[in-house]
Transfer RNA from an uncultured Lachnospiraceae bacterium, 73 nucleotides, folded computationally. Its mean pLDDT, the model's own confidence on a scale to 100, is 83.

RNA sequence: UGGGACAUAGCGCAAUUGGCAGAGCUGUCGUCUUAUACACGACCGGUUUCCGGUUCGAGUCCGGAUGUCCCGA
Numbered sequence: 001u002g003g004g005a006c007a008u009a010g011c012g013c014a015a016u017u018g019g020c021a022g023a024g025c026u027g028u029c030g031u032c033u034u035a036u037a038c039a040c041g042a043c044c045g046g047u048u049u050c051c052g053g054u055u056c057g058a059g060u061c062c063g064g065a066u067g068u069c070c071c072g073a
Stems, first nucleotide, its partner, number of pairs: 001072007010025002013022001019056001027043005049065005
């Protein structure tokens, strides 16, 4: 300096052809137990990195910015 991929809950990740943002772990509570753990159930948890555009409707499509990683020179 050129090209490519990725960015979603506290963590590692899904989300099909653009149509209600999810599950697991963690955390909290409950059931079970003499008690703890395990197991089971429920709950909590989101400005989908940021700024714009397209659309009736954007996590998804388009442009730009930032960050991380990879390849080439």
Rfam family: tRNA. It is annotated as a transfer RNA. The sequence was found in a public genome assembly.